[in-house]
Molecule: Lysine riboswitch aptamer
Organism: Oceanobacillus bengalensis
RNA sequence: AGUAAUGGAUGAGGAGCAAAAAUCAUCAGUACCUUGUUACAUAAAGCUGCAAAUUGUAAUAAGUGAAAGGGAGAUUUGCCGAAAUGGUUUUCCGUUUGCAGACGGAAUGCUGUUGGAUUGCAUAUGAAUAAUAUGCCGUCUGUCAUUAUUCUUAGUAAUAAUGGAGUGCUUCCACUUGU
Numbered sequence: 001a002g003u004a005a006u007g008g009a010u011g012a013g014g015a016g017c018a019a020a021a022a023u024c025a026u027c028a029g030u031a032c033c034u035u036g037u038u039a040c041a042u043a044a045a046g047c048u049g050c051a052a053a054u055u056g057u058a059a060u061a062a063g064u065g066a067a068a069g070g071g072a073g074a075u076u077u078g079c080c081g082a083a084a085u086g087g088u089u090u091u092c093c094g095u096u097u098g099c100a101g102a103c104g105g106a107a108u109g110c111u112g113u114u115g116g117a118u119u120g121c122a123u124a125u126g127a128a129u130a131a132u133a134u135g136c137c138g139u140c141u142g143u144c145a146u147u148a149u150u151c152u153u154a155g156u157a158a159u160a161a162u163g164g165a166g167u168g169c170u171u172c173c174a175c176u177u178g179u
Stems, first nucleotide, its partner, number of pairs: 006174004011169001014080001016079005023072002033063008047101006083114006090107006115141004120136006143164008
C1' cells in the first nucleotide's frame, strides 16, 4: 500500500418489521341464564373406542344480556432475519370425567424457504364482503455485478437494460496474503 479467505464491530432500504396497554367500532340483541308452549325420551346425546358419573334434550315466544379472537387510528417500546412461514421432536391446554386416539391451539429445540412493499386471482382461517397467511402472474423499490451512453483531468457520479440474493451489501478494525 492492497484485500482472496477468517473474526469482530458498524450502518442503510420504506406506506419497513414486531410487541404492549388504553380508547373506539364490529362480534350481537348472538351465546349463557329465567319463564311459558310444543315435540321427543327414561334412555339417548357430547369427535371415535372402552368404562364411569349425571338425567333431561331440541325448537319456539318473551325478558335479561356478555366475552374472547380478529380490526381501526394515534401513543410508547424494541429493532433491519427486523419478522413471517413449511416440516419435524418434546411439553402443556381444549373437546362431560378417566385411559387411548383424532382434531385444534400455545411454547420450545432442529431444519428448509422468503431482500422489502403492493394490485389482482386461487386456497385456508374467520361472524364477516373486514382482515390475515400461503402460492402464482404483474408493478414499484433498495443493494451488488455486467454491459452501454453521458459528464468528469482520471477515479468517480448519473441514466438505461439484464441478472443474482440477506450466510447479502456499506464502512472500520484485527488477522492473513503479496510486493